[in-house]
Molecule: transfer RNA
Organism: Drosophila pseudoobscura pseudoobscura
RNA sequence: GCAUCGGUAGUUCAGUGGUAGAAUGUUCGCCUCCCACGCGAACGGCCCGGGUUCGAUUCCCGGCCGAUGCA
Numbered sequence: 001g002c003a004u005c006g007g008u009a010g011u012u013c014a015g016u017g018g019u020a021g022a023a024u025g026u027u028c029g030c031c032u033c034c035c036a037c038g039c040g041a042a043c044g045g046c047c048c049g050g051g052u053u054c055g056a057u058u059c060c061c062g063g064c065c066g067a068u069g070c071a
Base pairs, nucleotide, nucleotide: 001070002069003068004067005066006065007064010024011023012022013021018054025043026042027041028040029039030038047063048062049061050060051059
């Protein structure tokens, strides 16, 4: 330099053109003599810019970052 794949919550991962989920985390409550475990609730996110579309996290283009392969 070229190609392919990826970027979603503090962390690890799903997801689909129509209000984005799980686990874990944090906080609060219940339970307990206390802690832990368990149960419930709340908090927290689509890498950036543009385009297509009634509507984009999803499709297209460019950029940035990372991984792999080739040179």